[in-house]
Context: one part of a larger RNA
This record gives sequence, structure tokens and C1' cells, in this order.
RNA sequence: GGAUGAACGCUAGCGGCAGGCUUAACACAUGCAAGUCGAACGGUAAGGUCCUUUCGGGGAUACACGAGUGGCGCACGGGUGAGUAACGCGUAUGCAACUUACCUCUAACUGGGAGAUAGCCCGAAGAAAUUCGGAUUAAUACCCCAUAACAUUUCGAAAUCUCAUGGUUUUGAAAUUAAAGCUCCGGCGGUUAGAGAUGGGCAUGCGUGCCAUUAGUUUGUUGGUGAGGUAACGGCUCACCAAGACUACGAUGGCUAGGGGGUCUGAGAGGAUGAUCCCCCACACUGGUACUGAGACACGGACCAGACUCCUACGGGAGGCAGCAGUGAGGAAUAUUGGGCAAUGGGCGAAAGCCUGACCCAGCCAUGCCGCGUGCAGGAUGACUGCCCUAUGGGUUGUAAACUGCUUUUAUACAGGAAGAAACCUUCGAACGUGUUCGGAGCUGACGGUACUGUAAGAAUAAGCAUCGGCUAACUCCGUGCCAGCAGCCGCGGUAAUACGGAGGAUGCAAGCGUUAUCC
Repeated sequence: GGAUGAACGCUAGCGGCAGGCUUAACACAUGCAAGUCGAACGGUAAGGUCCUUUCGGGGAUACACGAGUGGCGCACGGGUGAGUAACGCGUAUGCAACUUACCUCUAACUGGGAGAUAGCCCGAAGAAAUUCGGAUUAAUACCCCAUAACAUUUCGAAAUCUCAUGGUUUUGAAAUUAAAGCUCCGGCGGUUAGAGAUGGGCAUGCGUGCCAUUAGUUUGUUGGUGAGGUAACGGCUCACCAAGACUACGAUGGCUAGGGGGUCUGAGAGGAUGAUCCCCCACACUGGUACUGAGACACGGACCAGACUCCUACGGGAGGCAGCAGUGAGGAAUAUUGGGCAAUGGGCGAAAGCCUGACCCAGCCAUGCCGCGUGCAGGAUGACUGCCCUAUGGGUUGUAAACUGCUUUUAUACAGGAAGAAACCUUCGAACGUGUUCGGAGCUGACGGUACUGUAAGAAUAAGCAUCGGCUAACUCCGUGCCAGCAGCCGCGGUAAUACGGAGGAUGCAAGCGUUAUCC
């Protein structure tokens, strides 16, 4: 000198863009953050519509839909960095050792049947959470049969290829295995197989902290055979056999730490760092376990144990903000219990639509960067005050003020007023030709009466902070008297202090200026 997720002191007019618990992965009141589908199903609690009524109600419909069965989603999105020195990450390869719901393309199929169970109804237990019994009912829920190979398994045959195990193609025999309907009749689905796309899993080379005042470590350990397990390879697990494996090119142990793209600095090499944004990983009160599923060993799922908190009728139950706000605590220190799904994106749905603290916006904070303003021109009896001096005088403050003219950014008032919106959908038309494409019109804005524009009057609404001995730009007076104090270093202060405190003046930067901390 540059930089910061900064803090503190003094000060403060505005706007744009960004950023905002670095500490206790401490504990959390309250609200919201993941639902959706009636075009899968039985149905009808509420609302709508219609009928009826003794005005209490009853019935129909399925416009719609609470609860329930079922499907898809909940493994994404959002948070945090505790753990991890590791194939975790980065980079480059491999899988002849694998998987992939939804999506796209291709081929084939979609036949028949049975029994339950939620719900509803009846009854029972319990303070509650909730649970139990009986009767009855549906499905794209569950099950059985049929059909079936290019799928799987077993036993063969041939060709061809590779770095090895081996792969690919053709072919013969046997065995096994599937489906679900809804419909506005246009379609939407379902099953099997193949290919693609996308996402993932696994393996390997190289790179990726400090300590040797850590020198030996290891028994599923290292390898083999066989079996089990997995989507898949593998001591991943197990039985048996062998005695290996790693290590001074640093094993093992200890301490520290999420990694990268990047960021800061520097001419570069390098050094430091990993906030915001993007990619990967790990975690979800602590520890463990699996279930479901295409995918989890699952933040707002389950079970067990533990700590903590809450309810209780003492028998038993409930909970998990490292989601968004917010509270307490800790701390030098870090914001609103806001608005909206209008846009972008996601889930479900044929769609309308519903949900979305993702997201888009607004609020707070000079935390940072950038921009603008606090007037401009003229004006010398060089006015008055203040300060200084060699003091009837002069210097300085100082063109500064007064005064004259001009302007109105900004602030204030009034008026107008966006872009972000094009789709979906509705409707009209056209083209191809039978459900798609194109065109016209209509509908939709949280921000917001915001940005922006115009008009009005008027200099009107707006300057501080640090420093002035040298380094280092800027000097005098008064007070103090080794006191009070200053200080980054050298050093100032003991009676004439340009170094302390005040004043006048000056210098630097400026809505900021200084100090502290940290990095280069």
C1' cells in the first nucleotide's frame, strides 16, 4: 500500500447493486416449510344445486369433497460443516463386475377366476395417545389359473474377437416367469423384452496438512480354495489351508482440517484463504438397526437404547428449527414471528387447478462497492468578530461574509404512470389430416401507484473525522511544569513544549473518517 462476512469511537443527506451468527453441531415457545389425484375405488362429513317439509328436518345429484383404500411424490428442493487426512475431494481412465422410477424409440401381449380388508354400521377398553371384537363392502390393493420369448436357468454345437478371467453372434433341447383397468370412445393407462437418454454404484494411476521430542504396525490381518451375500467385483461375511501384508520414498500413532472451482495479495514465482455463488462429500438431539422403495439405511418416516424437555387420572404417553421467521443463552458482533405464487423452477393431476418460507419481492443495518448532492457566477470601504505581532499600525481568517444575478440535481407538494406477460386456458380462423402446428382476440402483477416523467415555489432540505517534532502533507499563542499526559518507531514533558491539554490557523480524506484485529 492492498484486502475483510468485520467490530469499536465520533459523525451522517440520498440512490443503485451486493452482503448480513465467523461464537454454543447450545436449548428451543408459536406459526408456516410436502403434498396431490374423484379421469384407480367403495362412498358422502361439510358446502353448492334441486325436490319436499309438521320449518326440527328428510331425500336426490356428484357441481364438489372431510375421513378411508390405492397410485405417484415425500431420496428433489432447503440447512449445517460436527465428523472425515479418506479413492473424501480434484484430475485422468476402466467396468469383459453393475444398476437406473418418470421420459423417448422399437417389438409383442393386455384372457379367465377366487378370497379378503380399510371405510361405513354395532359393541367394548383407556385420562389421553390409541387400541380391540363382531357383521358387511370396493378397486389400477392382494392372490390363483391360462398364454409367452428375443427374458432367466441347465445341458450341448458352431463361428468370430479381445490385455487375462472371457466377450459377441448364430443355433438345438428342457424347465421357469406377466398384465389393470378408466373413458367424453379421441385416448389415458398396464405387462414383457430390446435400445437410448439421464442419474447413480464400484475399481484404479497421479495430486491433496503438521509432528520422528510418534519407529515399528497388523490376526479377517495378507493371499488361496469353496460357499454365502450384493444390482455388481471384492475377506464384504463364513469354513478350511498357507504365513503373509505395510514401513525411513515415513507405516502406525497423535494434533489439526470438509475438498474443489474460486477469493485476497504479489510484476511473477509464491504466500494466505475456502463467507456469499456453483460442483462434490458428510450430517440431521446422541448411538445403533433395518423396513418400504427404481433410488434411503431416509432432516420435518419407523424401531431400540441414552440424555434432555413436556402431558398424565401415575397405569401410561408425546417431542427433536444444522428449513423460514422468531426466543433465550454465548459473544466485540450479524436482520422481519413481513407479502406473493405475478415470474422462474419443482411435486401431483388429462386439465382446470392445488401445494411450494425453493424462488420472486418488500422490511432492518453506511457492512461493502459504485454514483449523486450539500450550490454557481460576480462581489474589496480587503467590513465586523476571532487569532497573532516588532502594536496610533500591520498580518491572517478572506471572495470568505454582506450585497447583486443565476440554477433547481436532490428534498417537498401535486399530476401522469410502466417494462417484467408470454404461455396455460377460453374463443375465432387457417394448414396438414383426425390431433397436432400456426395466427388473431380475450384472461392473469406480490413488488406498486413503485421505478420513471412532468409542473410549482425557493439557496431553499443536507459535513464531518483524523492529523500538523522526524518518518509524513500541514505552526503559532495560552495553560501545565518529569505533573497531568502523549506514543507505530525514534522519543516528547523537570517554567519560554511547533510532540501533553485548549484556542486560532493549516493539511489529508470525505458521507464518511479514525482505531483495533487478521492476511499478503

Model confidence (mean pLDDT): 85 of 100.
This is a predicted structure of a 520-nucleotide part of an RNA (small-subunit ribosomal RNA, 5' domain) from a metagenome.